[in-house]
A computed fold for a 145-nucleotide RNA, annotated as glmS glucosamine-6-phosphate activated ribozyme aptamer. Rfam family: glmS glucosamine-6-phosphate activated ribozyme aptamer. About the family: This entry contains a glucosamine-6-phosphate activated ribozyme that is found in the mRNA for GlmS. GlmS is an enzyme that uses fructose-6-phosphate and glutamine to generate glucosamine-6-phosphate. The ribozyme catalyses self cleavage of the glmS mRNA that is thought to regulate GlmS activity. Its mean pLDDT, the model's own confidence on a scale to 100, is 75.
RNA sequence: UAGAUUUGCUUAGCGCCAGAACUAUAUAGUUGACGAGGAUAACAGUUAUCGAAAUUUCGGCGGAUACUGUUACGGUUAAUAAAUCGUUAGAUAUAAUACAAAAAACAAAAUCAAAAUUGUAACAAAAAUUAUAUCGUAAUAGAAA
Numbered sequence: 001u002a003g004a005u006u007u008g009c010u011u012a013g014c015g016c017c018a019g020a021a022c023u024a025u026a027u028a029g030u031u032g033a034c035g036a037g038g039a040u041a042a043c044a045g046u047u048a049u050c051g052a053a054a055u056u057u058c059g060g061c062g063g064a065u066a067c068u069g070u071u072a073c074g075g076u077u078a079a080u081a082a083a084u085c086g087u088u089a090g091a092u093a094u095a096a097u098a099c100a101a102a103a104a105a106c107a108a109a110a111u112c113a114a115a116a117u118u119g120u121a122a123c124a125a126a127a128a129u130u131a132u133a134u135c136g137u138a139a140u141a142g143a144a145a
Stems, first nucleotide, its partner, number of pairs: 014062004019058001020031004034051003040072007073086004090135008105120004
């Protein structure tokens, strides 16, 4: 230095690269999603939320806390159950609340080079939370007053 085996840690805009683009010692290397947000469990299915940036964040493969359906469990419901949601546990509407990171620019280190790495100031949206208002919680059966 390389290979094999075992163990541990890390990763969900996460991982990989036979297309493509760029560089070069010319058959090697580099790029190939920037953060925010998101988990009851099992199975199945599907083009899996939000904005920033932008010449490839293109294209391909795999995966993923999303969405839909069924079942189970749980919350609301006096009880069962329907309905509705998912531990912040009924829906809708309005209002208020937020230190994002990269890109770009400048600088440092490093490099044959492309690129990658580090430092410096900012600027989002959805979600979520809080408050108010409106609507809904069958039938059955039956507690209390």